[in-house]
RNA sequence: GCCCCCGUAGUUUAGUGGUAGAAUACCGCGUUCUCAACGCGAUGGCGAGAGUUCGAUUCUCUCCGGGGGUA
Numbered sequence: 001g002c003c004c005c006c007g008u009a010g011u012u013u014a015g016u017g018g019u020a021g022a023a024u025a026c027c028g029c030g031u032u033c034u035c036a037a038c039g040c041g042a043u044g045g046c047g048a049g050a051g052u053u054c055g056a057u058u059c060u061c062u063c064c065g066g067g068g069g070u071a
Base pairs, nucleotide, nucleotide: 001070002069003068004067005066006065007064010024011023012022013021018054027041028040029039030038047063048062049061050060051059
């Protein structure tokens, strides 16, 4: 250089066109003499831009970042 894959919450991930879920962490409350554990609740996310579409996390293109293959 060329080819392929991946990018969703602090972290690990589900979701392949119709209002983005879970676990864990953090925070609050309950329980406890206290802590832990447990129960309940809240906050938090689609790498960036453009296009297609009534509608895009999903399809297309470019870029950015990471990984792999090839000489």
The RNA shown here (transfer RNA) has 71 nucleotides and comes from a Nitrososphaerales archaeon. The RNAcentral record of the sequence draws on ENA. Rfam family: tRNA. It is annotated as a transfer RNA.